Predicted 3D model of RNase P RNA and transfer RNA as a complex of 455 nucleotides. Model confidence (mean pLDDT): 76 of 100. It holds a member of the Rfam family "Bacterial RNase P class A". By type it is a ribozyme. Rfam's curators write: Ribonuclease P (RNase P) is a ubiquitous endoribonuclease, found in archaea, bacteria and eukarya as well as chloroplasts and mitochondria.
RNA sequence: CGAGCGGGAUAAGAUGAUCGCGGCGGCGUUUGAGCGCGCAAGCAAUCGAGCGUUCGUCGAGGAAAGUCCGGGCUCCACAGGACAGGGUGCUGGCGCAGGCCAGUCGGGGUGACUCGAAGGAAAGUGCCACAGAAAGUAAACCGCCCGUGUUCACACGGGUAAGGGUGAAAGGGUGUCGGUAAGAGCGCACCGGGCCGCUGGUGACAGGGGUCGCACGGUAAACCCCACCCGGAGCAAGGCCGAGCAGGGGCAGCUCGCAACCCUCGGGAAGCGAGCAGGGGCUGUCCGCCCCGCCUCGGGUAGCGCCGCGUAGAAGAAUGAUCAUCACCCGGCGAGAGCAAUCGAGUCGGGGACAGAACCCGGCUUACGACCCGUCUCGACCG
RNA sequence: GGCCUGGUGGCCAAGUGGUAAGGCAGAGCUCUGCAAAAGCUCUAUUCGUUGGUUCGAUUCCGACCCAGGCCU
Repeated sequence: CGAGCGGGAUAAGAUGAUCGCGGCGGCGUUUGAGCGCGCAAGCAAUCGAGCGUUCGUCGAGGAAAGUCCGGGCUCCACAGGACAGGGUGCUGGCGCAGGCCAGUCGGGGUGACUCGAAGGAAAGUGCCACAGAAAGUAAACCGCCCGUGUUCACACGGGUAAGGGUGAAAGGGUGUCGGUAAGAGCGCACCGGGCCGCUGGUGACAGGGGUCGCACGGUAAACCCCACCCGGAGCAAGGCCGAGCAGGGGCAGCUCGCAACCCUCGGGAAGCGAGCAGGGGCUGUCCGCCCCGCCUCGGGUAGCGCCGCGUAGAAGAAUGAUCAUCACCCGGCGAGAGCAAUCGAGUCGGGGACAGAACCCGGCUUACGACCCGUCUCGACCG
Repeated sequence: GGCCUGGUGGCCAAGUGGUAAGGCAGAGCUCUGCAAAAGCUCUAUUCGUUGGUUCGAUUCCGACCCAGGCCU
């Protein structure tokens, strides 16, 4: 100097100018309700709403994103247990969390370092296409060897699993070893594997010893088994206020009749029935016909109403724009410095990403220009 | 804002571990005097993209992209 690795912090930086946005508060102004005072006119504490304001103050992120995993909060369900369903899965620790820290084993990288859904295939079931003789209690197509026949091409019977061939995968691997008719864990050495002790470690595991010729193909992000965990829905949850219209309940003028019931026995009286009256319409009037208010109670709806809701914070949903100077980064030229690699004042041009809170919080994932930090790693060059 | 479903030729779509059916459309051929109809043949290779599991992935799993639906 270049290329990397790891973790953390910052993230259109500073100052000024001109415009601009939202919340809260102040002030001004308009307006609604109105305690209280007053004979009245009126005065009015207090609580809002609208508008204005060169007033004050606050105003996005490391991911606000994806909604992947959890928690708070809210409503619903719920005696307990089991099954079903879903999730997680090396070891130890922490955690609410599929997360974090440290380690083990395996893979990648020269390295700093990094990646891993990494329990069980000897509980059982399924699947392993095509090819191939055979795909799972093995098997024999070619080959090799032996025997018989013999026309010496070959046929039949047997042995073999070394070699060839098929396949992703063929029942441990290597050996100039022994052995054999040819071969073969048939025997031997080493590697791998199973089983049983020992040592170290909390453990995953590691190291070493003995023993067994080797029995156990792969697949569980196939069913499954084992261990542990899990109630459902989501702020458009949920709660409150509440028009208009349409339903529902009640009350609803006068007279007469009936009348439960009460009572001081003379009355009272809910309610029921009939008639009349009232308003509106058909029609300007009469008759006739039809409808029925006003009032009040209750439920629901509109109101993007209020709460939930936050020391940013809504329902047009804000957090911005332009310019100047400086700082930062990149590229060109380059005074000059140095033995050199190289550094470099100055100057010209260019650049600043991903992105935008909507109930809150924790974790993960994904996107992203630049800068800083490190007894970090590798390479090149110079002295 | 929250919850859910889907993505397979130009179009509609089946397939859910073993190399992607079918229909419409398109191209060519046959038939015909010429056409239509009919018949035959052809046309996927990035199964939204990208990683992983597996001998093997459209299918199973993760991340991302896009589209649609439901809830005031």